Predicted 3D model of a 73-nucleotide RNA (transfer RNA) from a Clostridia bacterium. It matches the Rfam family "tRNA". The family's RNA type in Rfam is transfer RNA.

RNA sequence: UGCCCUAUCGUCUAGCUGUCUAGGACGGCGCCCUCUCACGGCGCAAACUCGGGUUCGAGUCCCGAUAGGGUCA
Numbered sequence: 001u002g003c004c005c006u007a008u009c010g011u012c013u014a015g016c017u018g019u020c021u022a023g024g025a026c027g028g029c030g031c032c033c034u035c036u037c038a039c040g041g042c043g044c045a046a047a048c049u050c051g052g053g054u055u056c057g058a059g060u061c062c063c064g065a066u067a068g069g070g071u072c073a
Base pairs, nucleotide, nucleotide: 002071003070004069005068006067007066010026011025012024013023018056028044029043030042031041032040049065050064051063052062053061
């Protein structure tokens, strides 16, 4: 420098344009349980990297940027 891949709650991840009010696990917070803690039960908060485009409709498709990874030299 070229090419390829990836980007979703704090972390890991699901999501074949519409039933998604974006789900799950761990973690966090609250309540119950317990003499207390832990375990367990119930609940709550928390995310689509950014800018455009296509479409009636985009987390999902396209382009660019940014970041990370891989590969060639």

Lineage of the source: Bacteria > Bacillati > Bacillota > Clostridia. It was read from a public genome assembly.